[in-house]
Molecule: transfer RNA
Organism: Bacteroidales bacterium
RNA sequence: GGCGGGAUAGCUCAGGUGGUUAGAGCGUCGGAUUCAUAACCCGAAGGUCCCGAGUUCAACUCUCGGUCCCGCUACCA
Repeated sequence: GGCGGGAUAGCUCAGGUGGUUAGAGCGUCGGAUUCAUAACCCGAAGGUCCCGAGUUCAACUCUCGGUCCCGCUACCA
């Protein structure tokens, strides 16, 4: 350099035919329980859906460009 995959909550990851309100587990906070702690149970907070542009009535989702990460591969040495 080429090809492929990925970027969504603090972490690990889902998500759909483009359709108005974006989710899970863990974690955090509060409550309940307990003599107390843990576990279990209930609830809450927490989001630039990587960035920019385009298409559209409407984009996290489609198209283009960019950045970063991972894998494979080519070249040089």